[in-house]
c-di-GMP-I riboswitch aptamer from a Desulfobacteraceae bacterium, 75 nucleotides, folded computationally. NCBI's taxonomy places the organism under Bacteria, Pseudomonadati, Thermodesulfobacteriota, Desulfobacteria, Desulfobacteraceae. The sequence was found by an Rfam model in a public genome assembly. Of the family's consensus pairs, 94% are formed in the model. The coordinates come from a structure-prediction model, not an experiment, and the mean pLDDT is 83.
């Protein structure tokens, strides 16, 4: 320092759903939950997909793809 993610072990995250709050909504926040995840960490750059007062603006990174930064193992 590159490439992989089959096993293992340190730990990390948390689908549906439930209850609270916030919000016209799509959603987001907290707790509980555990479907799952090697970036399911971040960024709306590209597509895409949903929302609205339809024409301005917004949601989603746990749809794909691209940046970028990271853990532990093989090689």
């Nucleotide at each position: 320092u590159a490439a992989u993610g089959u096993a293992a072990a340190a730990g990390c995250c948390a689908a549906a759903u439930c209850u609270g709050u916030c919000g016209c909504g799509a959603g987001g926040c907290a707790g509980a939950g555990a479907c799952g995840g090697a970036a399911a960490g971040c960024c709306a750059c590209g597509g895409g997909u949903c929302u609205u007062u339809c024409a301005g603006a917004g949601a989603c990174a746990g749809c794909c793809g691209g940046g970028u930064u990271g853990c532990c193992a093989u090689u």